Description: A computed fold for a 126-nucleotide RNA from a Sphingobacteriaceae bacterium, annotated as SAM riboswitch aptamer (S box leader). NCBI's taxonomy places the organism under Bacteria, Pseudomonadati, Bacteroidota, Sphingobacteriia, Sphingobacteriaceae. It matches the Rfam family "SAM riboswitch aptamer (S box leader)". Rfam's curators write: The SAM riboswitch is found upstream of a number of genes which code for proteins involved in methionine or cysteine biosynthesis in Gram-positive bacteria. Rfam links the family to the GO term regulation of gene expression. Its mean pLDDT, the model's own confidence on a scale to 100, is 78.
RNA sequence: AAUUUAUCAAGAUGCGACGAGAGAAUAGGCUCAUUGACUCGCAGGCAACCAACUAAAAGUCUGUAAAAGGAUUGGAAAACCGGUGCUAAAUCCUACCUCUGAUGAGAGUAAGAGGAGAGAUAAAUU
Repeated sequence: AAUUUAUCAAGAUGCGACGAGAGAAUAGGCUCAUUGACUCGCAGGCAACCAACUAAAAGUCUGUAAAAGGAUUGGAAAACCGGUGCUAAAUCCUACCUCUGAUGAGAGUAAGAGGAGAGAUAAAUU
C1' cells in the first nucleotide's frame, strides 16, 4: 500500500506553544474560530478492536463399584494492565439507488426510512 471482516446516533478535560482558518475528498449547507479554533507538546480522561487474566456451561483424558477428585480445552461480565485508537456537533447534514410521502389535477415537492458508495478505527492476510 492492497484485500477481507466488524463497528461507526453512546462516551471523554485542563495547561502551554503557534497564529488563521478548521470540520477527509468535490459541491451545497450549517457550525467552530483572535473570548485563539485547527495543529503540536505535557498531564488526564473515554472505551471501539486486539492481547492478557478468569467463573460457569460444554467437550476430551484420567480416576471410581458409581461418584467425588485431578489434568486439559473452552470462556462472559467487572476490575486492573498492555498494543492501537479516540477526546465539538450522528462519519455535523446532504449528493447515488429504492420505498413511503402531507400537499398537489398530475408530474413532482417538504419530510422520513432503508441500501450502496466513500471515509475513519481495529484485527487478519498478501